[in-house]
Context: one part of a larger RNA
RNA sequence: CUGGGCGUAAAGGGAGCGUAGGCGGUCGGUCAAGUCCGGUGUGAAAGCUUUACCGCUCACCGGAAAGAGGUCAUCGGAAACUGGCCGACUUGAGUAGGGUAGAGGCAAGCGGAAUUCCUGGUGUAGCGGUGGAAUGUGUAGAUAUCAGGAAGAACAUCGGUGGCGAAGGCGGCUUGCUGGGCCCUUACUGACGCUGAGGCUCGAAAGCGUGGGGAGCGAACGGGAUUAGAUACCCCGGUAGUCCACGCUGUAAACGGUGCGCACUAGGUGUGAAGGGUAUCGACCCCCCUUGUGCCGCAGCUAACGCAUUAAGUGCGCCGCCUGGGGAGUACGGCCGCAAGGUUGAAACUC
Numbered sequence: 001c002u003g004g005g006c007g008u009a010a011a012g013g014g015a016g017c018g019u020a021g022g023c024g025g026u027c028g029g030u031c032a033a034g035u036c037c038g039g040u041g042u043g044a045a046a047g048c049u050u051u052a053c054c055g056c057u058c059a060c061c062g063g064a065a066a067g068a069g070g071u072c073a074u075c076g077g078a079a080a081c082u083g084g085c086c087g088a089c090u091u092g093a094g095u096a097g098g099g100u101a102g103a104g105g106c107a108a109g110c111g112g113a114a115u116u117c118c119u120g121g122u123g124u125a126g127c128g129g130u131g132g133a134a135u136g137u138g139u140a141g142a143u144a145u146c147a148g149g150a151a152g153a154a155c156a157u158c159g160g161u162g163g164c165g166a167a168g169g170c171g172g173c174u175u176g177c178u179g180g181g182c183c184c185u186u187a188c189u190g191a192c193g194c195u196g197a198g199g200c201u202c203g204a205a206a207g208c209g210u211g212g213g214g215a216g217c218g219a220a221c222g223g224g225a226u227u228a229g230a231u232a233c234c235c236c237g238g239u240a241g242u243c244c245a246c247g248c249u250g251u252a253a254a255c256g257g258u259g260c261g262c263a264c265u266a267g268g269u270g271u272g273a274a275g276g277g278u279a280u281c282g283a284c285c286c287c288c289c290u291u292g293u294g295c296c297g298c299a300g301c302u303a304a305c306g307c308a309u310u311a312a313g314u315g316c317g318c319c320g321c322c323u324g325g326g327g328a329g330u331a332c333g334g335c336c337g338c339a340a341g342g343u344u345g346a347a348a349c350u351c
Stems, first nucleotide, its partner, number of pairs: 003323004007305002012319001014202004021195003025089007033082002035078007042070001048067004053063003092192001093189004097184004104178007111155001115151008126137002163170002207248006216242002221237004259318006267296007275288003300307002324351003333344004
C1' cells in the first nucleotide's frame, strides 16, 4: 500500500467544542470540471502477450508481425449521476410560544444526628482491645452517665437496575445566578447539516506549589501481637494527606472494556418524565403515543459467550485505532511539566 478487523482474541481516542478536509435532503434551470462516447496525434527501443509466419530435423532459443500498455494531449459530442452557478421547497437542522422533571453547574447562608476535645456534675475500679492477648488508658478519678461549650468533616432514613450531566462526575435544607433535556402547539428561517486531522476546553483519585484548616480516618513511621521469620494480615498510637482558596499535574479497569451521526429491521414486560383519550364529583385505574432507563426474547449476527429498536442486526458518512509474544509503553530525540512524570515512540536480541 491492498485487504481484513477493533464487547471478551491485537485494536474505540477519557470527554466535549470546533478549524481544515471528507460527506451531504426535495424540485427546476444552466454550465460541462469530474464522468461517458467518437475522431486525430502521441505512448522510442528493449521488455510483456499472441501467432496457421520465418531460421535452427522438433523444442528451448533467435527473427518477424500484430496487440496490450496512458491521471497523456487535442478536437467534436452526450447530460443521467457527482460538481459549479441561479431559482424554488420543507421533511433534515434551527428559532419562537406554552408547559415539565431532575443529587446538572457556581456562590452564599442555615440545620440536625454522630465523632473527638474542653469545662462542670453524678459515680468507682476498671476501661479498651482480640481468636486469645498485649502495647494503650485509668485512683493526679478514666470507662459509663448528665449538662454546657468548641471544632472539623460527612449528610442516616427518603434512596429506587430512580434522576441529571458530554465525560470525569453529582445526594441535608434555603436563596441567588446559570447550562442542558423532554413534551405540546402552530408560526417562522429555509439545508443553515453530519463528522472532525491539527487546535482549544473540561477531565476521578493520588501527587506538586503558596496560604489556611485539621474532628474523624490515615500511606510513612513507632509500639504490641502472630510467626520459623512477619519489613504484612490483627491491635494501640500516628505524620503527610484527606478539607478550603488560588495555581499546576492530565493520568485510570477514565468500562457498556462497545467512537459519533442518520435510516431501516417481530414482540413482551417493569420503571422515570411529558402529552392525548376513556372514565369519574375528583384523584386513581385503564388505553394510545413521545422520550429516557432496565429485563426477557424473534429474525439476523457471533469462534463461542452472548448482542438483539439503548444492536454486537442491515446500510451510509466521518474520525480514532490494530497487524505474533517478549524486549517495551522501555531507550533515544522532540514537545509539555516546578517536580513526580506525561505524550509521541523504536531497534538490537530472543521465542